[in-house]
Context: one part of a larger RNA
RNA sequence: CCCUCGUUUAGGAACUCGGCAAAAUAGCUCCGUAACUUCGGGAGAAGGAGUGCCUCCUGUUAAAGGGGGGCCGCAGUGAAAUGGCUCAGGCGACUGUUUACCAAAAACACAGGUCUCUGCUAAAGUCGAAAACGACGUAUAGGGGCUGACGCCUGCCCGGUGCCGGAAGGUUAAGAGGAGAGGUUAGCUUCGGCGAAGCUUCCGAAUCGAAGCCCCGGUGAACGGCGGCCGUAACUAUAACGGUCCUAAGGUAGCGAAAUUCCUUGUCGGGUAAGUUCCGACCUGCACGAAUGGCGUAACGAUCUGAGCACUGUCUUAACAACCAGCCCG
Repeated sequence: CCCUCGUUUAGGAACUCGGCAAAAUAGCUCCGUAACUUCGGGAGAAGGAGUGCCUCCUGUUAAAGGGGGGCCGCAGUGAAAUGGCUCAGGCGACUGUUUACCAAAAACACAGGUCUCUGCUAAAGUCGAAAACGACGUAUAGGGGCUGACGCCUGCCCGGUGCCGGAAGGUUAAGAGGAGAGGUUAGCUUCGGCGAAGCUUCCGAAUCGAAGCCCCGGUGAACGGCGGCCGUAACUAUAACGGUCCUAAGGUAGCGAAAUUCCUUGUCGGGUAAGUUCCGACCUGCACGAAUGGCGUAACGAUCUGAGCACUGUCUUAACAACCAGCCCG
């Protein structure tokens, strides 16, 4: 000096990214207990008092318990084991699940919601075949997608893409069809060729010919999208209002410097002596926004953020002690 462990004057988070670690709290009995709330909770809220031993009375089968008096110590859950608490906010409702061996979470799941497919000898779906599952089920059932308790809600756009429906027209395959074309040659010939019938060919026009696509509609808890410029009120400022361009339609409610805000440590207020974090507001939303859900929300969380009480060697600032190791002497 290190590991593990113990104690400490005064102060008490000044440490630090951050109270990390440590300390503190602790059992049982009694009193007492707020906001909020889904009326169950919150709650062991918080906060307080008592706790040993001896003796008397009461009590009982015996006890426990209750009452009176007394005694000792710094200390009576006398050791050990044995909740720290509060306030505010974000996220996720919750109990659960997860990266076996760096991540336990705000991720996954979830009950609930909704859309869609499925009418059953052979559902839809899974599946290389068969068999099987789905299901010895039958739409209050089963499969798939999204959302994610609960409360209040979930706006506008169907132009594009997808899906569903439609069938008049356009386009369209194989196939059908066989106008014609080529080859061959009886014959004819001006010897250049022409060329019937038949046979033949990876030849072949019109015409007929389904779905699909084009087309016509519908559909957003389908994929998705949800504007710009200019002017205007009797201080100024601002613009309820007007004009204009574009669009399928121009973002509604709610929320908002947010797990989203670049400028930004925005501005104001609160807390601090002092606060890039935090809380409450404002709205100028670079680039929130409604089941890729919006906004709230009691309870819950080894979650994340900020504040306080208590407590402490985290620190001011270090000291001493124990065990082991190390080092020195022998």
Description
This is a predicted structure of a 330-nucleotide part of an RNA (large-subunit ribosomal RNA, domain IV) from Geodia barretti. The RNAcentral record of the full RNA draws on Rfam. The prediction has a mean pLDDT of 87.